[in-house]
RNA sequence: UAAAAAAUAGGUCAUGGGGUUGACCUUAACUGCUAUAUGCUAAUAACUCCUACAGAUAU
Numbered sequence: 001u002a003a004a005a006a007a008u009a010g011g012u013c014a015u016g017g018g019g020u021u022g023a024c025c026u027u028a029a030c031u032g033c034u035a036u037a038u039g040c041u042a043a044u045a046a047c048u049c050c051u052a053c054a055g056a057u058a059u
Base pairs, nucleotide, nucleotide: 009026010025011024012023013022016050017049018048019047020046021045032040033039
């Protein structure tokens, strides 16, 4: 100096935030679908809570 391994750290997972778990990435991971239309679904990767939005019912 280079390579490999280990450790530590960081980041990402289609619209916001928190907790838990999982997966992926080391300048990549990631950036939904589609008849391309004044088009459609969704606040999760999964579970859960809050917020926003939509519908119904009750007070």

This is a predicted structure of a 59-nucleotide RNA (Fluoride riboswitch aptamer (crcB RNA motif)) from Tissierella sp. P1.
The sequence is in RNAcentral, with records from Rfam.
It matches the Rfam family "Fluoride riboswitch aptamer (crcB RNA motif)". Gene Ontology terms of the family: response to fluoride and positive regulation of gene expression.